Model confidence (mean pLDDT): 83 of 100. This is a predicted structure of a 251-nucleotide part of an RNA (large-subunit ribosomal RNA, domain VI) from a Candidatus Woesearchaeota archaeon. Its Rfam family is "Archaeal large subunit ribosomal RNA".
Context: one part of a larger RNA
RNA sequence: UGCUGGAUGUCUGAGAGGAAGGAUCUUCUAGUACGAGAGGAACGAAGGUCCGGUGCCACUGGUCUACCGGUUAUCUGAUAAGGUAUGCCGGGCAGCUACGCACUAAGGGAUAAAUGCUGAAAGCAUCUAAGCAUGAAACUCUCCUCGAAAAGAGACAUCCUGAACUCUCGAAAAAGACGAGUUUGAUGGGACUGGGGUGUAAGUACGAAGCUUCGGCGACGUAUUCAGCCUGCAGUUACCAACCGUUCAUA
Numbered sequence: 001u002g003c004u005g006g007a008u009g010u011c012u013g014a015g016a017g018g019a020a021g022g023a024u025c026u027u028c029u030a031g032u033a034c035g036a037g038a039g040g041a042a043c044g045a046a047g048g049u050c051c052g053g054u055g056c057c058a059c060u061g062g063u064c065u066a067c068c069g070g071u072u073a074u075c076u077g078a079u080a081a082g083g084u085a086u087g088c089c090g091g092g093c094a095g096c097u098a099c100g101c102a103c104u105a106a107g108g109g110a111u112a113a114a115u116g117c118u119g120a121a122a123g124c125a126u127c128u129a130a131g132c133a134u135g136a137a138a139c140u141c142u143c144c145u146c147g148a149a150a151a152g153a154g155a156c157a158u159c160c161u162g163a164a165c166u167c168u169c170g171a172a173a174a175a176g177a178c179g180a181g182u183u184u185g186a187u188g189g190g191a192c193u194g195g196g197g198u199g200u201a202a203g204u205a206c207g208a209a210g211c212u213u214c215g216g217c218g219a220c221g222u223a224u225u226c227a228g229c230c231u232g233c234a235g236u237u238a239c240c241a242a243c244c245g246u247u248c249a250u251a
Stems, first nucleotide, its partner, number of pairs: 005160007015146004021051008034039001052104005060098004067091005072085005093232001107141003114134004161249005167181004187241003190237005195231004203224005210217002
């Protein structure tokens, strides 16, 4: 742009893509069939393993340069609190992940080679000439993804002030797009509560190895204190910001 009013939602499925599966072991069948014995199956059923595929993060593990703690060098005169070295180290929620978890069939149809039934041409015979049946990981349906631009351009339902931009944002995201919200509001921020991470803050009091010029200094420990700090999580709360507006279309 088209689909001959438009919008929203739910579908149909022409067609397109996929390899979405592949391999193997064990048990039962069964010490059975078979075989003199030695030996020794299968159809079918159940369970596992490996590789591949898809998805997920409750568990386990990893990462976690948000965060908390310890510590080294140096700087801010000292303490406290910090800066720099992604310093080094111990943990670590969310998120992302695999080493973790879940799923990954069975079947139907029409057939190939092949095996047959009936059966003539050709009084017989013959799976074929008419007719009928079985038959493969291949084909097709079933499974997953896309798919009304499928020009035969589809169907159904509802509506006739609706969409887009701007704005606040997001477990969505390269830009677009997608999704939520816009005061009739919990969309983001803040505050509070809960949960979670770290591991017991500063100050004060008490104790104290050791040093001392005997005046003091004092690592460290205990209590206050499951503290302090932090929080991409959840909830509550309009305190702050979603204001003011713009454009298009409208049978």